[in-house]
A computed fold for a 77-nucleotide RNA from a Chloroflexota bacterium, annotated as transfer RNA.
The organism belongs to Chloroflexota, within Bacteria.
Rfam family: tRNA. Gene Ontology term of the family: triplet codon-amino acid adaptor activity. The family's RNA type in Rfam is transfer RNA.
RNA sequence: GCUGAUGUAGCUCAGCUGGUUAGAGCGCACGACUCAUAAUCGUGAGGUCGGAAGUUCAAGUCUUCCCAUCAGCACCA
Numbered sequence: 001g002c003u004g005a006u007g008u009a010g011c012u013c014a015g016c017u018g019g020u021u022a023g024a025g026c027g028c029a030c031g032a033c034u035c036a037u038a039a040u041c042g043u044g045a046g047g048u049c050g051g052a053a054g055u056u057c058a059a060g061u062c063u064u065c066c067c068a069u070c071a072g073c074a075c076c077a
Base pairs, nucleotide, nucleotide: 001073002072003071004070005069006068007067010026011025012024013023019057028044029043030042031041032040050066051065052064053063054062
């Protein structure tokens, strides 16, 4: 350099054919329970959906460019 994959909550991930409100588990905070802790149960906070532009009535989802990570291939000394 070329090709492909991935990028969504603090972490690991889901999100079917665009359809209006973005989710789960773990973790975190608070509460319940307990003599107390753990476990368990309940409630809650937490998101520019990698960035920008475009298409559309409507974009996490489609298109283009860019960035990052990973894999393969190629090249140079």